[in-house]
RNA sequence: UAGUACGAGGGACGCUGCAGCGAGAUCAUCUCGCCAGGCUCGCACUAGUAGUUCUAGAACAACCGCGCCCACCGACU
Repeated sequence: UAGUACGAGGGACGCUGCAGCGAGAUCAUCUCGCCAGGCUCGCACUAGUAGUUCUAGAACAACCGCGCCCACCGACU
């Protein structure tokens, strides 16, 4: 760095449907259906890269289409 698994980022409802997935077709595209944690962080495993070796330390967040409600914190009345 990439892939995978797990966890976290307070909780619901409604709407749209890009990517993605499924099905179909007249198939380089179209139609229908599902669909707003697909993002970030942490840990672990695998692979790769860097590194002479050893040791130590630090950090726990910022975000998430539109509408709306609740929860939590603060301020004002």
A computed fold for a 77-nucleotide RNA from a Gammaproteobacteria bacterium, annotated as SAH (S-adenosyl-L-homocysteine) riboswitch aptamer. Its Rfam family is "SAH (S-adenosyl-L-homocysteine) riboswitch aptamer". A reference for the family is Wang et al. (2008), "Riboswitches that sense S-adenosylhomocysteine and activate genes involved in coenzyme recycling", Mol Cell. The model forms 100% of the base pairs in the Rfam consensus. The organism belongs to Gammaproteobacteria, within Bacteria. It was read from a public genome assembly, where an Rfam model found it.